This is a predicted structure of a 62-nucleotide RNA (nadA riboswitch) from an Acidobacteriota bacterium. Its Rfam family is "nadA riboswitch". The literature on the family includes a 2020 paper in RNA by Huang et al., "Structure and ligand binding of the ADP-binding domain of the NAD(+) riboswitch". The source organism's lineage runs through Bacteria, Pseudomonadati and Acidobacteriota.
RNA sequence: AGCUGCAACAUCCCCGUGGACUGGCCGACAAAGAUAAAGGUCGGAGCGAGUUCGCUGCAGCG
Numbered sequence: 001a002g003c004u005g006c007a008a009c010a011u012c013c014c015c016g017u018g019g020a021c022u023g024g025c026c027g028a029c030a031a032a033g034a035u036a037a038a039g040g041u042c043g044g045a046g047c048g049a050g051u052u053c054g055c056u057g058c059a060g061c062g
Base pairs, nucleotide, nucleotide: 002061003060004059005058006057007056013048014046016055017054018053019052020051021050022049023047025044026043027042028041029040
């Protein structure tokens, strides 16, 4: 150098970090017209959802 597993640090626990993708949540707008449902566009956030690519740290393998 590489591979694999993990997240100590955290104002209960969970949550290392920056992106991408999929699928949700909230708000606004437009059309239609049925005041419903499902969709469209834009915006928002610790979305306690998943997948993936880098990077940080710990440990192991070799």

The prediction has a mean pLDDT of 81.